[in-house]
Two RNAs folded together computationally: RNase P RNA and transfer RNA, 410 nucleotides in total.

RNA sequence: CAAGGCAGACUAGAUGAUCGCGCUCGGCAUGCCGAGUGAGGAAAGUCCGGGCUCCACAGGACAUGACGCCGGAUAACGUCCGGGAGCGGUAACGCUACAGAGAGUGCCACAGAAAAGAUACCGCCGCGUCAGCGGUAAGGGUGAAAUGGUGGGGUAAGAGCCCACCGCGAUGGUGGUAACAUCAUCGGCAGGGUAAACCUCGUCAGGAGCAAGACCAAGCAGCAAAUAGGGUUGUCCGCCUGAUAUUUGCGGGUAGGUUGCAUGAGUGGUUUGGUAACAAAUCACCUAGAUAGAUGAUCAUCUUCGACAGAACCCGGCUUAUUGGCUGCCUUGUCUU
RNA sequence: GCCCUUGUAGCUCAGUCGGCAGAGCACCACCAUGGUAAGGUGGGGGUCAACGGUUCGAUUCCGUUCGAGGGCU
Numbered sequence: 001c002a003a004g005g006c007a008g009a010c011u012a013g014a015u016g017a018u019c020g021c022g023c024u025c026g027g028c029a030u031g032c033c034g035a036g037u038g039a040g041g042a043a044a045g046u047c048c049g050g051g052c053u054c055c056a057c058a059g060g061a062c063a064u065g066a067c068g069c070c071g072g073a074u075a076a077c078g079u080c081c082g083g084g085a086g087c088g089g090u091a092a093c094g095c096u097a098c099a100g101a102g103a104g105u106g107c108c109a110c111a112g113a114a115a116a117g118a119u120a121c122c123g124c125c126g127c128g129u130c131a132g133c134g135g136u137a138a139g140g141g142u143g144a145a146a147u148g149g150u151g152g153g154g155u156a157a158g159a160g161c162c163c164a165c166c167g168c169g170a171u172g173g174u175g176g177u178a179a180c181a182u183c184a185u186c187g188g189c190a191g192g193g194u195a196a197a198c199c200u201c202g203u204c205a206g207g208a209g210c211a212a213g214a215c216c217a218a219g220c221a222g223c224a225a226a227u228a229g230g231g232u233u234g235u236c237c238g239c240c241u242g243a244u245a246u247u248u249g250c251g252g253g254u255a256g257g258u259u260g261c262a263u264g265a266g267u268g269g270u271u272u273g274g275u276a277a278c279a280a281a282u283c284a285c286c287u288a289g290a291u292a293g294a295u296g297a298u299c300a301u302c303u304u305c306g307a308c309a310g311a312a313c314c315c316g317g318c319u320u321a322u323u324g325g326c327u328g329c330c331u332u333g334u335c336u337u
Numbered sequence: 338g339c340c341c342u343u344g345u346a347g348c349u350c351a352g353u354c355g356g357c358a359g360a361g362c363a364c365c366a367c368c369a370u371g372g373u374a375a376g377g378u379g380g381g382g383g384u385c386a387a388c389g390g391u392u393c394g395a396u397u398c399c400g401u402u403c404g405a406g407g408g409c410u
Stems, first nucleotide, its partner, number of pairs: 001333008010324001013302007021038007040308001044319002047317005052209004059237004064205005069083005084098001085096004099200002104198002106194003121140002123136005148166006167189001168187008213259004222250006229241003266285008338409007347362004356393001364380005386402005
C1' cells in the first nucleotide's frame, strides 16, 4: 500500500433573529410571564420472552404447541456468552432446526438384475460338440445411494477367505465439570439414507390482554327461553356456585371525564470478581406522556451537504429497511528498511 | 391489540413431496358456410408471490419477507 475478517460508537448540524407547538414546575391578574424538557437505531414487523392487570381452582390427566450438543448468564426466552463436533475458507473467521434410525411404522420415483420379506444383466472360471449346468460378486454397467475401503497374499476364477492400515462394535486407561479427545486390547464384524416423515425420549407452557383494569358523571326499557346450567385454550376428573342466580337470543341507552400513564429488571462513571455474557459495591443523573394525536415555518452565514424513517403501558431480544463516514484489533499478499 | 384465509396460463380455479403442470373460457390455424355464429380437429401460452433451507429431487415440507382479503374487540 492492497485485499479480507471481527467489534464499538455516531446518524446532517451549528450560530443569530422573528413568529408558532406539547408536558411539568413556579408566579398569579385565569390567560400572561419565567425556568426546565420534548421521537429511533431501528420508534417498523407483531416474531419470541416477561413485568403489570383481571378471572375462586393460576389443582390433576389427556390433547396441543414450542425447544433439543455441553456448560454458564438472565426476570425469562426460541435470546446472549464460552466451549465441543461437522462443514466452508490460505488465514483471521463464518455457518449449523446439532437428542434418538437394534422401540416401532412409513418413504427412497425413473433407471437398473436387484433399493430389503433383496439380487446376478454384462463379465470371469470350471465341465460340455452344442444347447446348457455349476461356482463367483474382485472388474464393468444403471443410479443420489449397490452391501465396508486401500494394498498384498491366496484361489480354477474370486470373496474378510487370510494379513496390514483405515472404518465399525465391545471393554477398559488417561485428560476434562461436561459435550468430547486420545491410547490400549479383543472381535472378521456386514446393508444404507430419511425424523424441516409419523413417532420415541427429555424440558417447558392456566387464560385473556392497557381497547387489560379501577373510579366518577349522565341516561334508558325491557321481553322471551333453558336449567345440573354456569364457572377465561379444547376434552375429562376434582372443586365451587344456583332460582332475588347463571347462561343464551332479541331489543334499548351511553360511548363523556379522571386514572392506569412514567422512578424503571432505568441511564452514565469508577472499583472488584469473571475468558466472556454478566454480577456486586459506590457516586452522579431524571431524560416525551399526546388522545383529530405535540418539536414547525421564514431569513442570513457556515458546514461532514447523508439514507431508512415519528413514541401511544413498559422492558429484554429477534427479523426487516437503510446513508455517510469514523475508531480499534486481527489475517493474507507485495514493496522498502 | 388478537386471530384466520389466500397468491398457479390472458381470466376463473384444481393439484399438496414422487420426479413431465391440469381443466373450462379466451387466442391462433384448418375443416365446414355464399358469408358469419354455433360445431369439429389441432396448436401455442407457466421463473407455481419473492428469497433461503431440508431432501438425490419441492407447486407441495420448514423459515423469513412482500402483497390481497376476512373475523373479534
It holds a member of the Rfam family "Bacterial RNase P class A". Rfam classes the family as a ribozyme.